[in-house]
Molecule: SAH (S-adenosyl-L-homocysteine) riboswitch aptamer
RNA sequence: CUCGCCGAGGAGCGUUGCAACGGGGCCCCGCCCCGCUAGGCUUGGCGAUCCUAAAUCAGCAACGGCGCUCACGAUCU
Numbered sequence: 001c002u003c004g005c006c007g008a009g010g011a012g013c014g015u016u017g018c019a020a021c022g023g024g025g026c027c028c029c030g031c032c033c034c035g036c037u038a039g040g041c042u043u044g045g046c047g048a049u050c051c052u053a054a055a056u057c058a059g060c061a062a063c064g065g066c067g068c069u070c071a072c073g074a075u076c077u
Stems, first nucleotide, its partner, number of pairs: 002048008010070006018040001021035006039063001
């Protein structure tokens, strides 16, 4: 770096449907239809593969279509 698992990023309802996934079809390595679908993102820990460099200390998150509601904090009235 990549992959898997667990957690964190306050919570809920409604809605649209890109990717992924499932089913079907076709002029078949792509396209179409239907279904599902807004933590798929970032980050911490653990494990695995690969790689070569690093190690120690201190500090610290930023985001998540649209509409509504609740919670929490600040300011004003």